About this RNA
Predicted 3D model of a 97-nucleotide RNA (THF (Tetrahydrofolate) riboswitch aptamer) from a bovine gut metagenome. The coordinates come from a structure-prediction model, not an experiment, and the mean pLDDT is 76. The sequence is in RNAcentral, with records from MGnify.

[in-house]
């Protein structure tokens, strides 16, 4: 001086287990509030969670009789696989040359 590793998080597939079809939830605007961002330090207009308001909106059969069961649906939740992407950026470290 070259190179180069490792967070958190994200997305895709499958698998399980749920929720909801009596319509929440997931996507969208506006706004508030928290938290997190590789081993240290800082960190945003970016990310993540949450609230508060708005607009938009669905796919049900079929079967049993008390509110269940199947199958399907839902830009549906969570977990586990495997795959990719992955500090906004500064500065220090660190591992090879």
């Nucleotide at each position: 001086g070259c190179a180069g590793a490792g967070u958190a998080g994200g997305a895709a597939a499958c698998a399980a287990a749920g929720c909801g079809u009596a319509a929440a939830g997931u996507g969208c605007u506006a706004g508030g509030u928290a938290u997190a961002c590789a081993g240290g330090g800082a960190g945003u207009u970016g990310a993540u969670a949450u609230c508060u308001a708005g607009a938009c909106g669905a796919a049900a059969a079929g079967g049993a009789a008390g509110u269940c069961c199947u199958u399907g649906c839902g830009g549906u939740u969570u977990u586990g696989u495997c795959u990719c992407c992955g500090c906004a950026u500064c500065c220090c470290g660190c591992u090879g040359c």